[in-house]
Context: one part of a larger RNA
């Protein structure tokens, strides 16, 4: 901007994408077949193969803002404890996220029509001929059955709720004046399992959006500092301690202030 008034919220499906694969193994059955050798169609299960969607409870990776442990320097007076650099200094684990080597799901079934081919019934043309008139089977490919988008689908769809003054003049939709600023949107903030912007979603005090706090799970692994024990190195006790990024709760302590814009007044 359109969708002949404006807004909110749910749908509908034109039309368009997506999937569509494939094996091996048991049984039919050592059955039709076949002299033998060998060896099925059709049915029925059971197991993978890649592919592709989800997801993180399991297992694995990552995990430069968490835990720990070494070394080498410099530095906080100095011991001890600690800090900064040395790829994240090196190594050890490892929440949340993400992700795959992991978990789980999907291509089934069926229907319509219909290739190529098999047919019936039958003429032109007494025969024959599946075609000329009629008719019936017959594919992963088609058209629905599944999944996604999807009304600018300008043919611009439906439904449901919400909003929308008075007075004068004109009289085809108009015009003046006075009064209002509807319902609903934005802007602006706090944000995020949404995101390049931007749009989406949750919130903004009638309030748990984020931070803090405070409790939980979860990581690491038993802190400083004191007491013992030993020459000592160290060990034991306090102490399953301390310290913890994002997780999953509670709670206004801090910050979404206060506010402005746009949108009208019943519609060709």
């Nucleotide at each position: 901007c359109g969708u002949g008034g404006g807004a909110g919220u749910g749908u509908u499906g034109a039309g368009g994408g997506g999937c569509g694969u494939c094996g091996u193994c048991u049984u039919u059955a050592g059955u039709a077949c076949g002299a033998g050798a060998g060896g099925a169609c059709c049915g029925a299960g059971a197991c993978g193969a890649a592919g592709c969607g989800a997801c993180c409870g399991c297992u694995c990776g990552u995990g430069u803002a968490c835990g720990g442990g070494c070394u080498a320097u410099c530095c906080u007076g100095c011991c001890a404890a600690g800090g900064g650099u040395a790829u994240c200094g090196c190594c050890c684990g490892g929440u949340a996220g993400c992700g795959a080597u992991g978990u789980c799901g999907c291509g089934c079934g069926g229907a319509g029509a219909u290739a190529a081919c098999c047919g019936c019934u039958g003429a032109a043309a007494g025969c024959a001929u599946c075609u000329a008139a009629g008719u019936g089977g017959g594919a992963a490919a088609c058209u629905c059955u599944u999944c996604c988008c999807a009304a600018g689908a300008u043919g611009a769809a439906c439904a449901c709720u919400c909003c929308u003054g008075g007075a004068c003049c004109a009289u085809a939709a108009g015009g003046u004046c006075c009064c209002u600023a509807a319902a609903g949107g934005g802007c602006c903030c706090u944000g995020g399992g949404a995101g390049a912007c931007u749009a989406c979603c949750a919130g903004g005090u009638u309030g748990a959006u984020a931070g803090g706090g405070c409790g939980c799970a979860g990581a690491u692994g038993u802190a400083c500092g004191g007491g013992g024990a030993g020459c000592a190195a160290u060990c034991c006790c306090u102490u399953c301690a301390g310290u913890c990024g994002a997780g999953c709760g509670c709670u206004a302590c801090u910050a979404a202030u206060c506010g402005c814009c746009c949108g009208u007044g019943a519609a060709g």

Notes: Large-subunit ribosomal RNA, domain VI from a metagenome, 268 nucleotides, folded computationally. Its Rfam family is "Bacterial large subunit ribosomal RNA". The prediction has a mean pLDDT of 88. RNAcentral holds the full RNA, with entries from SILVA.